Context: one part of a larger RNA
């Protein structure tokens, strides 16, 4: 190279955007680069095939012959692929008319609870657990009213719901802003689809600098339980958690399932939309379009299961795998403030 794969056996990059490259709808003209074919020249020696010959055969090995990729050159075709140029609406995008939405980011705002402070009422306990105990309280504590501060998160609605590229997004209101569906058919007229490198986003944790700090809560400190407890329970409690700038760039980042295109039984659910049928009207009911579950034919599977949201049948691009361990590690290279990240071996050993 070639082949075989990539839910769960080793394998889909977290996720997107996108240069370059690879692919590319429909009719028509023209060219002839790929491509088909024909003649011509080359195509060393040796090799390949045929006929003869030589070593006792054969291998080997000498002669004659002929083929022979590729290359070059000149015709000849014109189906497909290119190229040029035309035209056209289905793909792609746009434009007008609804429409849903915890989407995104900035500001104000509400309420219920936890703590704390402050004043009242009251007095002996409280609190915690499996059962105590530390603990906290006669310096008045739990509990109960009042007032007042601060911080984080938003009950009920709630759902198998919705929205986002993925990570992810939930009080309430402006403001400012992205994609999303369906109707229509006035527009453009292949403008697409992938996508090495690159870019930019990306949950906790963790770093830098300021600020914040109720509640939880690594690390510590005590009480308890065991033999022992450097745990599980319990009582405190530092970082952090939160904001602003910045930095890391990792996860079971999962559907363990890349992206896009088109075909391929049905049934029930639930969110958005149109149309129709109904009705005084709204619901029902039917139809379609676009999400999101749930069963389930055929097919596929090693079963498990999947199953028009395919792991089916095809098609294009890309990533990625090749036995366990050694190792996702060492070396070296890039990035990082550091933690480390990221490319990524090899002796040796079953």
């Nucleotide at each position: 190279c070639u082949g075989g794969g990539c839910g769960u056996a080793a394998a889909g990059c977290g996720c997107a955007c996108g240069c370059a490259g690879g692919c590319g709808g429909u009719c028509g003209u023209g060219u002839a680069a790929g491509u088909u074919u024909g003649g011509g020249g080359u195509u060393a020696c040796a090799g390949c095939u045929c006929c003869c010959g030589g070593c006792u055969c054969a291998a080997c090995u000498g002669g004659g012959a002929g083929a022979g990729c590729g290359c070059c050159u000149u015709g000849a075709a014109g189906a497909c692929u290119g190229c040029a140029g035309g035209a056209c609406u289905u793909g792609a995008g746009g434009g007008c008319c609804a429409g849903a939405g915890a989407g995104g980011g900035a500001c104000a705002c509400a309420g219920a609870a936890u703590u704390c402070c402050g004043g009242g009422u009251g007095u002996a306990g409280u609190g915690g657990u499996g059962a105590a105990a530390u603990g906290c309280g006669u310096a008045g504590a739990u509990a109960u009213c009042c007032g007042g501060a601060g911080g984080a998160a938003u009950a009920c609605c709630a759902a198998a719901g919705g929205c986002g590229a993925a990570g992810g997004c939930a009080g309430u209101g402006u403001c400012c802003u992205g994609g999303c569906u369906g109707g229509u058919g006035a527009c453009u007229g292949a403008c697409g689809c992938u996508g090495a490198g690159g870019u930019g986003c990306g949950a906790a944790a963790g770093c830098u600098a300021g600020g914040g700090g109720a509640g939880c809560g690594a690390a510590c400190g005590g009480g308890a339980u065991u033999a022992g407890a450097u745990a599980c329970c319990c009582c405190g409690g530092u970082a952090g958690u939160c904001c602003u700038a910045g930095c890391c760039g990792u996860a079971a980042a999962c559907g363990a399932u890349g992206a896009c295109c088109a075909c391929u039984a049905g049934g029930u659910g639930u969110g958005g939309g149109a149309g129709g049928u109904a009705u005084c009207g709204a619901c029902c009911c039917c139809u379609u379009c676009c999400g999101u579950g749930c069963c389930g034919c055929a097919g596929c599977u090693a079963a498990c299961g999947u199953g028009a949201u395919a792991a089916g049948u095809g098609g294009u691009c890309c990533g990625c795998c090749u036995g366990g361990g050694g190792a996702g590690u060492a070396c070296g290279g890039u990035c990082g403030c550091a933690a480390g990240a990221u490319u990524a071996a090899a002796a040796c050993u079953c």
A computed fold for a 350-nucleotide part of an RNA from a soil metagenome, annotated as small-subunit ribosomal RNA, central domain. RNAcentral holds the full RNA, with entries from SILVA. Rfam family: Bacterial small subunit ribosomal RNA. Gene Ontology terms of the family: structural constituent of ribosome and ribosome.